[in-house]
């Protein structure tokens, strides 16, 4: 250190799924669980994708729309273990 993760060691996180729990919902927390992750640590900041309660048009099982939701969807920023170089 604006490099790299091939072999190794200490360790970490946890998808699906189940239950409880809160939300309108998406989905999130908490046990279990291990799918995979070298940032799967942290920021929605740009962009995608989800939802659509309130709220608009409207009078229709309807449409729009983030102020919700997703960083384990991409990019950006910001910090950090161990090891090689």
């Nucleotide at each position: 250190c604006a490099u790299u993760g091939a072999a190794a060691a200490a360790g970490g996180c946890a998808a699906a799924c189940u239950a409880u729990u809160u939300g309108a919902a998406a989905a999130a927390a908490u046990a279990g669980g291990a799918c995979g992750c070298a940032a799967a640590g942290c920021c929605u900041a740009g962009g995608g994708u989800c939802u659509a309660a309130a709220g608009u048009u409207u009078a229709u099982u309807a449409a729009c729309c983030a102020u919700g939701a997703u960083c384990g969807c991409c990019u950006g920023g910001c910090u950090a273990c161990c090891a090689a170089g």
Predicted 3D model of an 85-nucleotide RNA (c-di-GMP-I riboswitch aptamer) from Ornithinibacillus caprae.
The prediction has a mean pLDDT of 86.
It was read from a public genome assembly, where an Rfam model found it.